Record summary
This is a predicted structure of a 102-nucleotide RNA (TPP riboswitch aptamer (THI element)) from Boseongicola sp. The prediction has a mean pLDDT of 79. The model forms 100% of the base pairs in the Rfam consensus.
[in-house]
């Protein structure tokens, strides 16, 4: 200093740990740690939250290295990996964001 995405409908992908108690519950982290049902640790069907290619939500590698914690968690490494759920309107989305220039 330039460009873009931003709304709103619909629809769809995700996980659920870790302590102390053991019957109910209690702390912690976290956005989110859950209700039912079948059934017995499995599935299934909700609620809430997060996330939908600009895609570290979330999955493998992973019972992973390194520090750190009582554990989870948390920083950094894996990691430029590999994988992962979009489509339509329209009136065209604000701060922050994203790239590109100087």
């Nucleotide at each position: 200093a330039g460009a873009g995405a931003u709304a709103c409908c619909u629809c769809g992908g995700g996980g659920g740990g870790c302590c102390c108690a053991a019957c109910u519950g209690g702390g912690c982290u976290g956005a989110g740690a859950u209700g039912c049902u079948g059934a017995u640790c499995c599935a299934g069907c909700g609620g809430a939250c997060c996330c939908g290619u600009a895609g570290a939500a979330c999955c493998u590698g992973a019972a992973c290295c390194g520090g750190u914690u009582a554990a989870c968690a948390c920083c950094g490494g894996c990691g430029g990996a590999g994988g992962g759920a979009a489509g339509g309107u329209c009136g065209a989305g604000a701060c922050g964001c994203u790239c590109u220039c100087a």